[in-house]
Predicted 3D model of a 396-nucleotide RNA (Bacterial RNase P class A) from Phycisphaera sp. Taxonomically the source falls in Phycisphaera (Bacteria, Phycisphaerae, Phycisphaerales, Phycisphaeraceae). A source record names the gene rnpB. Rfam family: Bacterial RNase P class A. Rfam's curators write: Ribonuclease P (RNase P) is a ubiquitous endoribonuclease, found in archaea, bacteria and eukarya as well as chloroplasts and mitochondria. By type it is a ribozyme. Its mean pLDDT, the model's own confidence on a scale to 100, is 75.
RNA sequence: GUCGGCGAGCGGGCGAUCGCGGGGAUCCCAGGAUCCACGAGGAAAGUCCGAGCACGGCAGGAUGACGGUGGUGGGUAACGCCCACCGGCCCGUGGACUGCGGGUCAGGGAUAGUGCCACAGAGAACAGACCGCCUAUGUGGCUUCGGCUGCAGGCAAGGGUGAAACGGUGCGGUAAGAGCGCACCGCUCGGCCGGUGACGGUCGAGGCACGGCAAACCCCACCGCGUGCAAGCGCAAGCAGUCUCGAGCGACCUUCGGGUGGCACCCGUGAUCCGCGGGCGAGACGGGUAGCGUGCUCGAGGUCCUCGGCAACGAGGUCCCGAGAGACAUGAUCGUCCCCCGGGAUCCCGUUCGGGAUCUUGGGGACAGAACUCGGCUUACAGCUCGCCACCAGUC
Repeated sequence: GUCGGCGAGCGGGCGAUCGCGGGGAUCCCAGGAUCCACGAGGAAAGUCCGAGCACGGCAGGAUGACGGUGGUGGGUAACGCCCACCGGCCCGUGGACUGCGGGUCAGGGAUAGUGCCACAGAGAACAGACCGCCUAUGUGGCUUCGGCUGCAGGCAAGGGUGAAACGGUGCGGUAAGAGCGCACCGCUCGGCCGGUGACGGUCGAGGCACGGCAAACCCCACCGCGUGCAAGCGCAAGCAGUCUCGAGCGACCUUCGGGUGGCACCCGUGAUCCGCGGGCGAGACGGGUAGCGUGCUCGAGGUCCUCGGCAACGAGGUCCCGAGAGACAUGAUCGUCCCCCGGGAUCCCGUUCGGGAUCUUGGGGACAGAACUCGGCUUACAGCUCGCCACCAGUC
């Protein structure tokens, strides 16, 4: 320098003229006028998560349903988010190994149970003989006496089918074979060491069977009250009720009007029970209100510095305050600068290709608009800028 991967930032600036929004100040004829500072985003999008806040006579206890998450540890107000680490798989370095770098994982459980694995294939989970191998064993036939062949029998190592075939490679052994035996790997169990842990390393014992799918139902662990700013709170204003159906038992007190408990019923609930609280219950038709204020922007806020931490992040200190609309404002025009693409002229570098500077000319400048707020995730994005990592090292 090129290529690749990862991450971050900007994404228009300046001036003039006119026009909007709320806030502050001054004046005033109370209608308004002038001045000042400010006025969309990194995603404001999606509405996928988590919360702050508010309300609900349970949001108190228990059980169940439903939903969500799923390696380990940490961070956080919390999360399905972030950080670090572990493991599997893939890629690169690299001919191989140990490492290193990057990517990805819907990463707990298949011995709690149920279910599925089409087609092909002999056979798809205590399976299996299509092509085959054997003749040590039994039996028949033929024979050139080497052997061939049928049946019984033995085999699952070779080939084939398939996404996947009941451990893998090699050696021995056998009639031929097979963990049948052995070595190494794999697996199971155990000891020791390291680590907070997932896990890793090492040693030993055991021939050891027990496929896959849970992004199938399910099991396990943990989490989850509901509704939501059109939530709520306050002020003002305003009306008009009618009809139908269902509904009790008993006790005490009483000034005889009524009052207080119990049981039953209904409601509070997304189910049930206990408790607590409220209450007559259900429905049809009709009428009034929709105005104003608040919630509404000082926040789990931001910049910089120091300390702790691998990091996410935390603690402390300093400085800063940057929309709050309410049918919904922040815009339009002109000029200039900037970025990208193309053409022309001149000059410079250069063997060529080509590159740079100045001037001129044409075109383009992405995704896209707050509505209570915040932490995330996901999606969209023309162009420009910055940083990090690897292409390395060692051994054979």